A computed fold for a 71-nucleotide RNA from a Patescibacteria group bacterium, annotated as transfer RNA. The coordinates come from a structure-prediction model, not an experiment, and the mean pLDDT is 82. Lineage of the source: Bacteria > Bacteria candidate phyla.
[in-house]
RNA sequence: UGGGGAGUAGCCAAGCGGUAAGGCAAUGGACUCUGGCUCCAUGAUCGGGGGUUCGAAUCCCUCCUCCCCAG
Numbered sequence: 001u002g003g004g005g006a007g008u009a010g011c012c013a014a015g016c017g018g019u020a021a022g023g024c025a026a027u028g029g030a031c032u033c034u035g036g037c038u039c040c041a042u043g044a045u046c047g048g049g050g051g052u053u054c055g056a057a058u059c060c061c062u063c064c065u066c067c068c069c070a071g
Stems, first nucleotide, its partner, number of pairs: 001070007010024003018054001026042005047063005
């Protein structure tokens, strides 16, 4: 430099055009003498910017970071 892949909550991880599942952790509450266990509740506008669309995590362009391959 060229090609391919990945980027979603503190961590892991689904999603494939119609208001972002789940688990762990965290916080608040219930329970308990206390702690733990158990149960309930709470939270993300999806790596940055722009575009397409009535509507974008999802499609297009560009940039950033990481991984693999080629030279």